[in-house]
RNA sequence: GUGACCAUAGCUUAGUGGUAAAGCUCCGCUCUGUGGCAGCGGCGACGGGGGUUCAAUUCCCCUUGGUCACC
Numbered sequence: 001g002u003g004a005c006c007a008u009a010g011c012u013u014a015g016u017g018g019u020a021a022a023g024c025u026c027c028g029c030u031c032u033g034u035g036g037c038a039g040c041g042g043c044g045a046c047g048g049g050g051g052u053u054c055a056a057u058u059c060c061c062c063u064u065g066g067u068c069a070c071c
Base pairs, nucleotide, nucleotide: 001070002069003068004067005066006065007064010024011023012022013021018054026042027041028040029039030038047063048062049061050060051059
C1' cells in the first nucleotide's frame, strides 16, 4: 500500500429497519449474630461525522482505533 473482519454498560457478549437485552461487576433492600451465598430492585452503553428512510445499533459513504492476510 491492497483486502477482510471488529468497535454496544466498568468487563464478556446478544440484538439483520420499529420500546437497546443478558451474565459478571457496582449500589440499595430482604435474609444472617457478622460476612458470604441466595432473593428482589436500581444505576449505567450503540467510536466520530454525513447520507438513505416516517423511523438507523442495524443499510450506504467518509473517518478514528484494533486484529488478520497478502505485498